RNA sequence: GGGGGUAUAAGCUAACUGGCAAACUACUGGUCUCCAAAACCGGUUUUCUAGGUUCAAAUCCUAGUACCCCCG
Numbered sequence: 001g002g003g004g005g006u007a008u009a010a011g012c013u014a015a016c017u018g019g020c021a022a023a024c025u026a027c028u029g030g031u032c033u034c035c036a037a038a039a040c041c042g043g044u045u046u047u048c049u050a051g052g053u054u055c056a057a058a059u060c061c062u063a064g065u066a067c068c069c070c071c072g
Stems, first nucleotide, its partner, number of pairs: 001071007010025002013022001019055001027043005048064005
C1' cells in the first nucleotide's frame, strides 16, 4: 500500500434480513435477617463518529476512527 472482519449499557451477548432497543452480570433502592450473604421486588446507564436514503435505520449507502486477520 491492497483486501476482509468487528464496533450495541460499566462487562458480556441478543435483536428472526427496515417497524416500540433487550437478557444476564455489575451498580443501586427496598423486602427478609440480630447482622451479613442468598433469594425476591424495583431503578439507573446503551446502537463507534459524521453525512445520506426512507413515513420509519442498530439494520441499507458513503466517508472517517479504533481494534483484529490475510496479501505484498
Molecule: transfer RNA
Organism: bacterium